This is a predicted structure of a 72-nucleotide RNA (transfer RNA) from Verrucomicrobiia bacterium DG1235.
The source organism's lineage runs through Bacteria, Pseudomonadati, Verrucomicrobiota and Verrucomicrobiia.
Rfam family: tRNA. The family's RNA type in Rfam is transfer RNA.
The RNAcentral record of the sequence draws on ENA and Rfam.
[in-house]
RNA sequence: GCUCCUGUAGUUCAAUGGAUAGAACAUUGGUCUCCGAAGCCGAGGAUGUGGGUUCGAUUCCCGCCGGGAGUA
Numbered sequence: 001g002c003u004c005c006u007g008u009a010g011u012u013c014a015a016u017g018g019a020u021a022g023a024a025c026a027u028u029g030g031u032c033u034c035c036g037a038a039g040c041c042g043a044g045g046a047u048g049u050g051g052g053u054u055c056g057a058u059u060c061c062c063g064c065c066g067g068g069a070g071u072a
Base pairs, nucleotide, nucleotide: 001071002070003069004068005067006066007065010025011024012023013022018055027043028042029041030040031039048064049063050062051061052060
């Protein structure tokens, strides 16, 4: 250089064209406790970026950026 795969919360993963983008762990407030841990009840937090298609895009298409694999 070429080909293929991939990018969603701090982390690991769902959502394969339509519901307020959901869960676990983590963080944090409360409860409980002599204090802490565990348990229980809450809270905040995400679609890499720019376009296109569509009534509607996390999802489909193209460019760019990042990561991975193969090839000489």